[in-house]
RNA sequence: CUCUUAUCCAGAGAAGCGGAGGGACCGACCCUUUGAUGCUUCGGCAACCAGGCCAAAAGUUAUGGUGCCAAAUUCGGCAAAUUUGAAUGGCAAAUGUCAUUCACAUCUGGAAGAUGAGAG
Numbered sequence: 001c002u003c004u005u006a007u008c009c010a011g012a013g014a015a016g017c018g019g020a021g022g023g024a025c026c027g028a029c030c031c032u033u034u035g036a037u038g039c040u041u042c043g044g045c046a047a048c049c050a051g052g053c054c055a056a057a058a059g060u061u062a063u064g065g066u067g068c069c070a071a072a073u074u075c076g077g078c079a080a081a082u083u084u085g086a087a088u089g090g091c092a093a094a095u096g097u098c099a100u101u102c103a104c105a106u107c108u109g110g111a112a113g114a115u116g117a118g119a120g
Stems, first nucleotide, its partner, number of pairs: 001120008013042005021031003025077004043069003048065003051061003073112001078109002081106002084103008
């Protein structure tokens, strides 16, 4: 780096260094000189893998390997369905009805991404 598979609305921050962008990409929105992102130390969360308890499973634990500690993976991006609204057109002639397109929202699936485990 590629493939397979599981999970992603819960949870968990202080200090030091440093000094400008950061939240993967795009749009929105947000964080940030009241010092972000990052690095280091300590602390913590969680329970994927190994280990321990258990006859075993379930469960539990938190010793080790990872991971994580703003916001749901921050929300959306592609597609379907539904509600509402708008525009255009057809029919009808009273604000009706039908079709197409677009927009917001809800929901479902997908894509992309992250992490674990396994394989190449």
The RNA shown here (SAM riboswitch aptamer (S box leader)) has 120 nucleotides and comes from an uncultured Anaerolineales bacterium. Its mean pLDDT, the model's own confidence on a scale to 100, is 84.